[in-house]
Context: one part of a larger RNA
RNA sequence: UUGGGCGUAAAGCGCGUGUAGGCGGCUUUUCAAGUCGGAUGUGAAAGCCCGGGGCUCAACCCCGGAACUGCAUCCGAAACUGUUGAGCUUGAGUACGGGAGAGGGAAGCGGAAUUCCCAGUGUAGAGGUGAAAUUCGUUGAUAUUGGGAGGAACACCGGUGGCGAAAGCGGCUUCCUGGCCCAGUACUGACGCUGAGACGCGAAAGCGUGGGGAGCAAACAGGAUUAGAUACCCUGGUAGUCCACGCUGUAAACGAUGAGUACUAGGUGUUAAAGGUAUUGACCCCUUUAGUGCCGUAGCUAACGCGUUAAGUACUCCGCCUGGGGACUACGGUCGCAAGACUAAAACUC
Numbered sequence: 001u002u003g004g005g006c007g008u009a010a011a012g013c014g015c016g017u018g019u020a021g022g023c024g025g026c027u028u029u030u031c032a033a034g035u036c037g038g039a040u041g042u043g044a045a046a047g048c049c050c051g052g053g054g055c056u057c058a059a060c061c062c063c064g065g066a067a068c069u070g071c072a073u074c075c076g077a078a079a080c081u082g083u084u085g086a087g088c089u090u091g092a093g094u095a096c097g098g099g100a101g102a103g104g105g106a107a108g109c110g111g112a113a114u115u116c117c118c119a120g121u122g123u124a125g126a127g128g129u130g131a132a133a134u135u136c137g138u139u140g141a142u143a144u145u146g147g148g149a150g151g152a153a154c155a156c157c158g159g160u161g162g163c164g165a166a167a168g169c170g171g172c173u174u175c176c177u178g179g180c181c182c183a184g185u186a187c188u189g190a191c192g193c194u195g196a197g198a199c200g201c202g203a204a205a206g207c208g209u210g211g212g213g214a215g216c217a218a219a220c221a222g223g224a225u226u227a228g229a230u231a232c233c234c235u236g237g238u239a240g241u242c243c244a245c246g247c248u249g250u251a252a253a254c255g256a257u258g259a260g261u262a263c264u265a266g267g268u269g270u271u272a273a274a275g276g277u278a279u280u281g282a283c284c285c286c287u288u289u290a291g292u293g294c295c296g297u298a299g300c301u302a303a304c305g306c307g308u309u310a311a312g313u314a315c316u317c318c319g320c321c322u323g324g325g326g327a328c329u330a331c332g333g334u335c336g337c338a339a340g341a342c343u344a345a346a347a348c349u350c
Stems, first nucleotide, its partner, number of pairs: 003322004007304002012318001014201004021194003025088004031082001033081002035077008049065006091191001092188005097182003103177007110154001115149007125136002162169002206247006215241002220236004258317006266295011299306002323350003332343004
């Protein structure tokens, strides 16, 4: 390479938009590139294969045939792929009617709590722990009452609840804005799927500039513990955590499971909607969609388990793997302010 694979053994890009490319619904027409049939030419000889012959046999040699699975040209076929023209509506999309939602961005507002400041009451402790101490307190702490400041986060509701492509999103109100679901009617008429490159988004930490700083808290300091204790525990505490703009581009970025389509038992929760039934009415009940859970049949799996939300049965496209270590490394390149990221070996060794 072929092949076999990718939930947990090596292996699904963190996620999207989308270029090229690959693949692509139903009916009909054209062409004949692919495809199929035939003919002609060519496919050197030797060799291989078959038949016959010559050395006493054989190896070896000679003769004849077949074959040379290929290529070119010509003639033909038209089902399939492709091409051309015409049409269709089931895929896809648009409009109209409803609906749910922590989807995104901006502005404003609110209450509880912590901390700090001021004032009142009040007096000797408070705090902390396994026990203590460092620490705070007679310059009046802790506790309690009133007032004020400031920052951050939004208890209950809250739910294997919802929304989002993923990262992620949770107080309230307003404005701007994306997507999704249901029911049919009308319209467009394959406009689709995937997607190398590319572009965009991307937790936390980190970086740059300027703000902000209540609580928490790497580093750091002290107190304990201990044989030691550069820790676990305690008292403090700076970056940071917050905001604006810019960068970084990584995570056990996980469902460790790429996207799309179709098919293949059920049962039971739950969310949103529609239809039916029923009722004074809301419910309840039945059916159907779209999500989200659990159990489970066939089947699959090394097993665990998966099981209409597949890891079942198939097809299309992309990504990736190919013994362990060396090595999520070196070198080179690209990107970055840096930290570093991406791409990615070999010697050697088992």
Description:
RNAcentral holds the full RNA, with entries from SILVA. Small-subunit ribosomal RNA, central domain from a metagenome, 350 nucleotides, folded computationally. It matches the Rfam family "Bacterial small subunit ribosomal RNA". Rfam links the family to the GO terms ribosome and structural constituent of ribosome. The coordinates come from a structure-prediction model, not an experiment, and the mean pLDDT is 89.